Transfer RNA from a bacterium, 73 nucleotides, folded computationally.
Its Rfam family is "tRNA". It is annotated as a transfer RNA.
Its mean pLDDT, the model's own confidence on a scale to 100, is 80.
[in-house]
């Protein structure tokens, strides 16, 4: 230097043009229990890498950058 792939909550992904972004696991609080674990309940936690386009309307489609993966050279 080319091409393909990914980038959402602390971590592991889902969502894929409309509704308040969603689960798991972690943490956080109660309940149980002598006490821990494990069990049950709950509530928070997101500028959806970043900018610019299209569109009534963009986490979702184009372009550019950024970061990370894999072949090729």
């Nucleotide at each position: 230097g080319c091409g393909c792939c990914c980038g959402u909550a602390g971590c592991u992904c889902a969502g894929u043009g409309g509704a308040u972004a969603g689960a798991g696991c972690a943490g956080c609080a109660g309940c149980c229990u002598u006490c821990u674990a494990a069990g049950c309940u709950g509530a928070g936690g997101g500028u959806c890498g970043g900018a610019a386009g299209u569109u009534c309307g963009a986490u979702u489609c184009u372009u550019c950058c950024c970061g990370g993966g894999c072949g090729c050279a």